[in-house]
RNA sequence: AACCCCGGAAGAGUCCCGCUGCCUUUGGGUCAGGGCGGGCGCCGAAGGAGCAAUGCCCGGCCCGCUGGAACCGGGCAGAAUCUCUCAGGCCCCAGCGACCGGGGUUG
Numbered sequence: 001a002a003c004c005c006c007g008g009a010a011g012a013g014u015c016c017c018g019c020u021g022c023c024u025u026u027g028g029g030u031c032a033g034g035g036c037g038g039g040c041g042c043c044g045a046a047g048g049a050g051c052a053a054u055g056c057c058c059g060g061c062c063c064g065c066u067g068g069a070a071c072c073g074g075g076c077a078g079a080a081u082c083u084c085u086c087a088g089g090c091c092c093c094a095g096c097g098a099c100c101g102g103g104g105u106u107g
Stems, first nucleotide, its partner, number of pairs: 001106008013040001015039006021031001022029002041090003047086001048084003054077007062068001
């Protein structure tokens, strides 16, 4: 460093519309706040995207020439739990989960 196992690990919708299942005392409903699709709103911790310091390169400036620090302009590279929200997600539980800790295997 990669993979495997174990433990910890956040945020945000009881919203609106359409179709539809189930139950029903036919009024309706306490269903896993049913299922699918759309709209609006919201969240950031799978994945993805963006960049600061800095480094490198080119040109300018300087200079009689070579060389060349600083300065100016441009290009490239450039991290995250920051930013974006494409993807993902938004009752509880479970699961996922960046990241953290422990153990194991391989290099």